[in-house]
RNA sequence: CGACCCCACGCGGGAGAGUUCGGGCAGGUCACAGCCUGGCCCGGCGCCGAAGGAGCAAUUCCUCCCCGGAACCUCUCAGGCACCCAGGACCGCGCGGGCGAG
Numbered sequence: 001c002g003a004c005c006c007c008a009c010g011c012g013g014g015a016g017a018g019u020u021c022g023g024g025c026a027g028g029u030c031a032c033a034g035c036c037u038g039g040c041c042c043g044g045c046g047c048c049g050a051a052g053g054a055g056c057a058a059u060u061c062c063u064c065c066c067c068g069g070a071a072c073c074u075c076u077c078a079g080g081c082a083c084c085c086a087g088g089a090c091c092g093c094g095c096g097g098g099c100g101a102g
Stems, first nucleotide, its partner, number of pairs: 001102001005098003009094005018045001020044006026037004046081003052077001053075003059069002
């Protein structure tokens, strides 16, 4: 000087799943009833899975066993389910720090 790798931050990209049932409120229409509004709130059922969490485990470490690590697999507690907003594993770029092959 400094690859790879790790962490933080910034920017960009980033999926999936009901407006379904009932109730209340608001607005529109109407003589009333009724109807309409992906309007708002609450509840039920349904559904998603890529934050987090939990579980199993291919496997990883070791002579072996144990312990430990381990998924976008599973569960769906949490979270989420038109659009918008937010979130979002993961990927790319930038930048700071750490380690440090060479």
Glycine riboswitch aptamer from Herbihabitans rhizosphaerae, 102 nucleotides, folded computationally.
Of the family's consensus pairs, 90% are formed in the model.
Lineage of the source: Bacteria > Bacillati > Pseudonocardiales > Pseudonocardiaceae > Herbihabitans.
Its mean pLDDT, the model's own confidence on a scale to 100, is 81.
It matches the Rfam family "Glycine riboswitch aptamer". Gene Ontology term of the family: glycine biosynthetic process. For this family Rfam cites "In Vivo Behavior of the Tandem Glycine Riboswitch in Bacillus subtilis" (Babina et al., MBio, 2017).